This is a predicted structure of a 113-nucleotide RNA (Glycine riboswitch aptamer) from Aquabacterium sp.

RNA sequence: UUUGCGCUGCUAGGAGAGAACCCGCGUGCGUUUCAAUGCACGCAUGUCGGGUCGCCGAAGGCGCAGGGUGGCUUGCCAUCAGAACGCUCAGGCAAAAGGACUGGCAAACACCU
Numbered sequence: 001u002u003u004g005c006g007c008u009g010c011u012a013g014g015a016g017a018g019a020a021c022c023c024g025c026g027u028g029c030g031u032u033u034c035a036a037u038g039c040a041c042g043c044a045u046g047u048c049g050g051g052u053c054g055c056c057g058a059a060g061g062c063g064c065a066g067g068g069u070g071g072c073u074u075g076c077c078a079u080c081a082g083a084a085c086g087c088u089c090a091g092g093c094a095a096a097a098g099g100a101c102u103g104g105c106a107a108a109c110a111c112c113u
Base pairs, nucleotide, nucleotide: 003110004109008106009105010104011103012102013101018053020052021051022050023049024048025046026045027044028043029042030041031040054093055092056091060089061087062086063085067080068079069078070077071076072075
């Protein structure tokens, strides 16, 4: 000086599945009343608390093949081992946030000459 995988930072894109239901509590409105408040009832609402089922997989996590290694009983045993596959612990099921993965820009490191 050049080139470049991963890591890191910034940025762009980025799927799926109930804005579920029940109870309580708070708030607002209405009914009730001569009137007001309260009680009670009804409706709406809430990043509130508790519970019930249904579902999603692309944070993370767990599991497994071919194959590798070792052992001896030469066919078995043990162990290592992939994913966007499977499971769904966690997480998620309007928007927002998150999001595997992909592109761009850069820094840093390493290698070669």
Of the family's consensus pairs, 90% are formed in the model. The source organism's lineage runs through Bacteria, Pseudomonadati, Betaproteobacteria, Burkholderiales and Aquabacterium.